[in-house]
Molecule: Bacterial RNase P class A
Organism: Alphaproteobacteria bacterium
RNA sequence: CCAGACGGCCGGAUGGCUGCGCCCGGAAGUUCGCUUCCGGGUGAGGAAAGUGCGGGCUCCACGGGGAAACGGUGCCGGGUAACACCCGGCAGGGGCGACCCUCGGGACAGUGCCACAGAAAGCAAACCGCCCGCCGCCGCCUCGGCGCCGGUGGGUAAGGGUGAAAGGGUGCGGUAAGAGCGCACCGCGCCGGCGGUAACGUCGGUGGCACGGAAAACCCCACCGGGAGCUAGACCGAAUAGGGGCGGCAUAUGGCGGAUUCCCUGAGCCGCCGCCCGGGUAGGUCGCACGAGGCGCUCGGCGACGAGCGUCCCAGAUGAAUGGUCAUCCCCUGCUCGCGCAGGGACAGAACCCGGCUUACAGGCCGUCUGGCUUU
Numbered sequence: 001c002c003a004g005a006c007g008g009c010c011g012g013a014u015g016g017c018u019g020c021g022c023c024c025g026g027a028a029g030u031u032c033g034c035u036u037c038c039g040g041g042u043g044a045g046g047a048a049a050g051u052g053c054g055g056g057c058u059c060c061a062c063g064g065g066g067a068a069a070c071g072g073u074g075c076c077g078g079g080u081a082a083c084a085c086c087c088g089g090c091a092g093g094g095g096c097g098a099c100c101c102u103c104g105g106g107a108c109a110g111u112g113c114c115a116c117a118g119a120a121a122g123c124a125a126a127c128c129g130c131c132c133g134c135c136g137c138c139g140c141c142u143c144g145g146c147g148c149c150g151g152u153g154g155g156u157a158a159g160g161g162u163g164a165a166a167g168g169g170u171g172c173g174g175u176a177a178g179a180g181c182g183c184a185c186c187g188c189g190c191c192g193g194c195g196g197u198a199a200c201g202u203c204g205g206u207g208g209c210a211c212g213g214a215a216a217a218c219c220c221c222a223c224c225g226g227g228a229g230c231u232a233g234a235c236c237g238a239a240u241a242g243g244g245g246c247g248g249c250a251u252a253u254g255g256c257g258g259a260u261u262c263c264c265u266g267a268g269c270c271g272c273c274g275c276c277c278g279g280g281u282a283g284g285u286c287g288c289a290c291g292a293g294g295c296g297c298u299c300g301g302c303g304a305c306g307a308g309c310g311u312c313c314c315a316g317a318u319g320a321a322u323g324g325u326c327a328u329c330c331c332c333u334g335c336u337c338g339c340g341c342a343g344g345g346a347c348a349g350a351a352c353c354c355g356g357c358u359u360a361c362a363g364g365c366c367g368u369c370u371g372g373c374u375u376u
Stems, first nucleotide, its partner, number of pairs: 001372010012329007020043010045347001049358003053355004057229004070225005075089005090104001091102004105220002110218002113213002127160002129156008138147003168186006187209001188207008233286004243277007254270003293312008330345006
């Protein structure tokens, strides 16, 4: 210098003028609810976005324990309030390497499945090929046999072919041809030693190999799990209409009234005014901004993270504020020899809060490391 890997950070800066939300102080007005003015403070994010993830908080349900069912999680250890998150490892796979990827328990508990192709697909299987025997025919012939072709009965999992997968792999021996049939190495199973908290690794012995795949088919095992959510929920509460109680007035010639119908009788009720009580609605207040909080230092830990000390208070709207403009500078693009001129500034935007993960994002900064080239 080129190419790359990993981790962290920023997300235009400063100032003037002007506007808006919230808080504090003051003044004026007021129907005492508040309104207006002045001054000061403060006012979006790394994702405020999506979330079938985990919690706080709230209400509902619930006597305790266990089982079943349902849902979730799933290598090991650790972190955490908790998690499906994070950290450190292990195993498998990829890369020359830094490093990266993985829904990574169990297939001798059981049931079922393995399409198509193929002879055969799970107590395996003989289509072609190879080898052996017998029969027929033909050829050669030194008449002992040998060879080609066809049929038939066997052997064979080496080779071909089918398939995602064909019952260990490579090599040597062996054999009629073959075959873990024998041997060496590798793989696999079992047993033991050693290392590691563990996943697992490693060494030795042993078994000729028995155990294929798939659990994102059912299933089994271990662990976890009440439900709904800030439109949670709590409080205050009009006007109007309606309900209840008490008091006063009025009170029939009426209506309702023991439901088969009709008649008679008839407790009681049906009216107006006043006061009081309680429920709901509109509306308002709280929840609601001090929190698993931010920042700094020290210590422990490889790390996630934890502990201690110090310091700070940091949006709370409810049709919903967080804006506009000017100047200087910064960055990008275009034009230009240049001076300079013009245009532009990513993704996006709180609404109960917190921890994660996912997704979007112009441009830029820092650190560690890998491979290559050049020079010394």